[in-house]
C1' cells in the first nucleotide's frame, strides 16, 4: 500500500509540553488563547485478536458466559451531519441500502 471479513446510534480525561490550528476529503456545522495539533506521563473504556477460567461439545473442534495478562485500537458530538442511489413526505425532513472512512484480524 492492496485484497477479504466484521464491526462503527454504547463507553471511556487529566497533568506536563507545545504555541494555531483540528474535527480523513468536500459542503455545513462545530470544537479551540477559558490554548489547537503534535508529543510525554498517568489513569480510564472496550473486548477485535492470542493466551487463560468455567461450562455444554467434538476424532479434530466448535459454541456459550466471564475475565482482562498481552498485542492493537479508542478516550468532544452517532463515523457529528450530508455526498450517490432508492422509498416515503413536500415546510428541505425521515427511513432504507450504497459509496468513503475508521479499527482489527487475515492474505498477498
Nucleotide at each position: 500500500u492492496u485484497c477479504u471479513u466484521a464491526u462503527c446510534c454504547a463507553g471511556a480525561g487529566a497533568g506536563g509540553u507545545g504555541g494555531a490550528g483540528g474535527g480523513a476529503c468536500u459542503g455545513g456545522c462545530c470544537c479551540u488563547u477559558u490554548g489547537a495539533a503534535g508529543c510525554c506521563u498517568c489513569g480510564g473504556c472496550a473486548a477485535c485478536a492470542g493466551a487463560c477460567u468455567u461450562g455444554c461439545u467434538u476424532c479434530a473442534u466448535g459454541c456459550a458466559a466471564g475475565a482482562a495478562c498481552u498485542g492493537u485500537g479508542c478516550u468532544a458530538a452517532u463515523u457529528c451531519c450530508a455526498g450517490c442511489a432508492g422509498g416515503c413526505g413536500u415546510g428541505u425532513g425521515c427511513c432504507u441500502g450504497a459509496a468513503a472512512g475508521a479499527u482489527a484480524a487475515g492474505a498477498a